RNA sequence: GGCAAUGUAGUCUAAUGGUGAAGGCAUGAGUUUGCAAAACUUAAAAUAGCAGUUCAAUUCUGCUCAUUGCUU
Numbered sequence: 001g002g003c004a005a006u007g008u009a010g011u012c013u014a015a016u017g018g019u020g021a022a023g024g025c026a027u028g029a030g031u032u033u034g035c036a037a038a039a040c041u042u043a044a045a046a047u048a049g050c051a052g053u054u055c056a057a058u059u060c061u062g063c064u065c066a067u068u069g070c071u072u
Stems, first nucleotide, its partner, number of pairs: 001071007010025004018055001027043005048064005
């Protein structure tokens, strides 16, 4: 340099065009306990960026960025 894949909360993983983006771990608060741990309740937090198609985009298309793999 060429080709391909991936990009979603702090982290890991769902959501195959349809209304409130779901769950585990972690974090904050509370209940419980003599104090903790554990358990239970609750809260906050996410679609890499810019355009396009569509009534409607995490999903489809193009470009850019980042990471990974293959190849020269």
Annotation
The RNA shown here (transfer RNA) has 72 nucleotides and comes from Hariotina sp. MMOGRB0030F. Its mean pLDDT, the model's own confidence on a scale to 100, is 82. The sequence is in RNAcentral, with records from ENA. The organism belongs to Hariotina, within Eukaryota. Rfam family: tRNA. By type it is a transfer RNA.